[in-house]
Context: one part of a larger RNA
RNA sequence: CGUUGGAUUUUUGAGGGGACCUGUCCUUAGUACGAGAGGACCGGGAUGGACGAGCCUCUGGUGGACCUGUUGUGGCGCCAGCCGCAGCGCAGGGUAGCUACGCUCGGAUGAGAUAAGCGCUGAAAGCAUCUAAGUGCGAAACUCACCCCAAGAUGAGAAAUCCCUUUAAGGGCCGUGGGAGACGACCACGUCGAUAGGCGGCAGGUGUAAAGGCGGAAACGUCAUAGCCGAGCCGUACUAAUUGCCCGAGAG
Numbered sequence: 001c002g003u004u005g006g007a008u009u010u011u012u013g014a015g016g017g018g019a020c021c022u023g024u025c026c027u028u029a030g031u032a033c034g035a036g037a038g039g040a041c042c043g044g045g046a047u048g049g050a051c052g053a054g055c056c057u058c059u060g061g062u063g064g065a066c067c068u069g070u071u072g073u074g075g076c077g078c079c080a081g082c083c084g085c086a087g088c089g090c091a092g093g094g095u096a097g098c099u100a101c102g103c104u105c106g107g108a109u110g111a112g113a114u115a116a117g118c119g120c121u122g123a124a125a126g127c128a129u130c131u132a133a134g135u136g137c138g139a140a141a142c143u144c145a146c147c148c149c150a151a152g153a154u155g156a157g158a159a160a161u162c163c164c165u166u167u168a169a170g171g172g173c174c175g176u177g178g179g180a181g182a183c184g185a186c187c188a189c190g191u192c193g194a195u196a197g198g199c200g201g202c203a204g205g206u207g208u209a210a211a212g213g214c215g216g217a218a219a220c221g222u223c224a225u226a227g228c229c230g231a232g233c234c235g236u237a238c239u240a241a242u243u244g245c246c247c248g249a250g251a252g
Stems, first nucleotide, its partner, number of pairs: 001152001005163007015149004021049007033038001051106005059100004066093005071086006110144003117137004164252001170247004174190005195240003198236005204229003212223004
């Protein structure tokens, strides 16, 4: 911009894409078969491999705005206590998130029409013949079925609802943000408010702070499951989402 009034929501599916794998074991059954050795079809069940998708409960990884220990050096006048720098100084752990080595799920099933192949009926050709007329079975391939996209499908579809002279329905600008993201976009929220921050509680991580008391000659121990803490969960209007502006029909 179009879809011939403008919108919001929900859809149909022309068409397109994805997926399509397979082993072993148990059972049927040591049955059918076979002199024996051996050893099934069909059917039922279990469990793997590789591949794919999603996820983070578990097991791990990462986690440089979390916690702790500690070396050297400089600083805060000194002690104590802290801070800077040294590859995050080094080392031990680690929430959220992101992840695989982790977890869950998937390949199914059925139908249609067939291939090779197997048939039925059956002439030409009194027989025979699956084929010439007719007709039935029969594959991971094909068409559906499963998952996803999809009306720019210009053949532009459908339904419900809303709105039309007080500029409406609706949308945008702007702001607070996000499991969304390069930017647009998308989603949530904007006081009729839990959107983010703060604050409170909880979960969770570190691992028992400083100061002081007590014990000890001291190191250190103890009072003390402390102190500190990013992203998580639930609350709470304290702070910031103020006020506003623009676009958007001419009765189709």